[in-house]
RNA sequence: UCAGGUAGCUCAGUUGGUAGAGCAGUGGACUGAAAAUCCACGUGUCGCCAGUUCAAAUCUGGCCCUGAC
Numbered sequence: 001u002c003a004g005g006u007a008g009c010u011c012a013g014u015u016g017g018u019a020g021a022g023c024a025g026u027g028g029a030c031u032g033a034a035a036a037u038c039c040a041c042g043u044g045u046c047g048c049c050a051g052u053u054c055a056a057a058u059c060u061g062g063c064c065c066u067g068a069c
Base pairs, nucleotide, nucleotide: 001068002067003066004065005064008023009022010021011020017054025041026040027039028038029037047063048062049061050060051059
């Protein structure tokens, strides 16, 4: 200097309008029993503080952390 920080993990979230997917996990169905498959289940200070706005994960400033050069 650049990129990033969002669910337990990996990550979406395009023009600000109140947050999601896959995997994992829990319960159930199926099976003699398992595996596989199917169904259901998310109260997440969106890294922290402040600002702008009717409204901020999203825009602005500062700080912290991670990676690359």